[in-house]
A computed fold for a 72-nucleotide RNA from a Gaiellaceae bacterium, annotated as transfer RNA.
The RNAcentral record of the sequence draws on ENA.
């Protein structure tokens, strides 16, 4: 320099056009002398930024910005 990739809650991470879900973790309750396990219940996300297609974008299509990674 150029190509690919990925970017979604506090962490991992599904979701290829039509109500954002799951797992840990957070809080609150129930079990228990306690505590772990376990059981139920609840917060928390403008889906990296802008724009464009479309009745409708996390998804498509342009940039730009951060990550790996692979070339000169």
């Nucleotide at each position: 320099u150029g190509c690919g990739c990925c970017g979604u809650g506090g962490a991992g991470u599904a979701g290829u056009g039509g109500c954002a879900g799951c797992u840990c973790g957070c809080c609150g309750g129930g079990c228990u002398c306690a505590u772990a396990a376990c059981c139920c219940g609840g917060a928390g996300g403008u889906c990296g930024c802008a724009g464009g297609u479309u009745c409708g974008a996390u998804u498509c299509c342009u940039g730009c910005c951060g990550g790996c990674g692979c070339u000169a």

Its Rfam family is "tRNA". The family's RNA type in Rfam is transfer RNA.